[in-house]
Molecule: Bacterial RNase P class A
Organism: Candidatus Margulisiibacteriota bacterium
RNA sequence: GGGGCAAGUCGGAUGGCUACUCUCAUUAAUUUGAGGGAGGAAAGUCCGGGCUGCAACAAAAGGGUGGCCGAUAACAUCGGCUGAGGGAAACCUCAAGGACAGUACCACAGAAAUGACACGGCCCACUUCGACACUAAAGGUCGGAAGGCAAAGUUGAAAUUGUGAGGUAAGAGCUCACAUUCUCUUAUGGAGACAUAGGAGACAGGCAAACCCCACCCGCAGCAAGGCGAUGAACGCCGCUUGAGGUCACAAGCAAUUGUGAUCCCAGAUAGAUGGCCAUACCUGCCCGCCUAUGGCGGGCAAAGACAGAACCCGGCUUACAGGCUUGCCCCCACA
Numbered sequence: 001g002g003g004g005c006a007a008g009u010c011g012g013a014u015g016g017c018u019a020c021u022c023u024c025a026u027u028a029a030u031u032u033g034a035g036g037g038a039g040g041a042a043a044g045u046c047c048g049g050g051c052u053g054c055a056a057c058a059a060a061a062g063g064g065u066g067g068c069c070g071a072u073a074a075c076a077u078c079g080g081c082u083g084a085g086g087g088a089a090a091c092c093u094c095a096a097g098g099a100c101a102g103u104a105c106c107a108c109a110g111a112a113a114u115g116a117c118a119c120g121g122c123c124c125a126c127u128u129c130g131a132c133a134c135u136a137a138a139g140g141u142c143g144g145a146a147g148g149c150a151a152a153g154u155u156g157a158a159a160u161u162g163u164g165a166g167g168u169a170a171g172a173g174c175u176c177a178c179a180u181u182c183u184c185u186u187a188u189g190g191a192g193a194c195a196u197a198g199g200a201g202a203c204a205g206g207c208a209a210a211c212c213c214c215a216c217c218c219g220c221a222g223c224a225a226g227g228c229g230a231u232g233a234a235c236g237c238c239g240c241u242u243g244a245g246g247u248c249a250c251a252a253g254c255a256a257u258u259g260u261g262a263u264c265c266c267a268g269a270u271a272g273a274u275g276g277c278c279a280u281a282c283c284u285g286c287c288c289g290c291c292u293a294u295g296g297c298g299g300g301c302a303a304a305g306a307c308a309g310a311a312c313c314c315g316g317c318u319u320a321c322a323g324g325c326u327u328g329c330c331c332c333c334a335c336a
Stems, first nucleotide, its partner, number of pairs: 001332010013280006020037006039307001043318002046316005051222004062218005067081005082096001083094004097213002102211002105206002121149003127145006161179006180204001181202009226238004245264008284302008
């Protein structure tokens, strides 16, 4: 200098005038004054709760989650770790329990897809038939039948685990050695998932994001919930914003987060307010000039442009996003 990976952050601020709205005080009076007034996603309505009403035992049905250990009010969220897969690496992804409870499925191709029955092929030791040559007899060669085989070949994602040796008529875990897979178990390390090393056994397809089995968890509905007042109704008020709250510091922890202390109040509308104008600098872009030159200074012009608008509240996840800024890590090239 280039390419890549991961995380965070801005996406507007200040002042003046004016319009709208809320709170507090004040006034005969929205009269006067002070303070506040859309987001990182407010979106989706995908999860979890607070809250309100009903139900309230248990069970069934139904639903959710699925490696281990933690965090949290809780979660399908988050953190760390283990394992598997991808990548050269930083790093990314995982719907990650069970196929020895049972059932189903594996298209096409192929002989055949797990009750897997051989198209072509290999074999003539045993049984049997025929031919040829020889012969005293026994016996020899070739071919067929009955029969034996699944080793080599074809197909496929996958064909009763692989390699080597022995054995056989030819073969086959048929036998042996070594290895792989699975199950059980021992030692060491670890809280654990698991890792490393050893022993014994089995002879050993895939698929549960198929039905299913196992373990754990789960009441239903929703602020248009619900309550009060008036009324024939339309309606008014509450719920309605002080919270599992924000910020800063310290401590504990790898971290998620927790504790302690200090400090702050940061929208509450109801046909639905939170706007407009001017100025200043900042961020950014363009032009010009200068310098100590891939950076800095000065001047001028433009100018917040993207995604996008609270409606009971909170913690997440997912999706959208013009233009920037910051930090760390991986790889390549060059120079010193």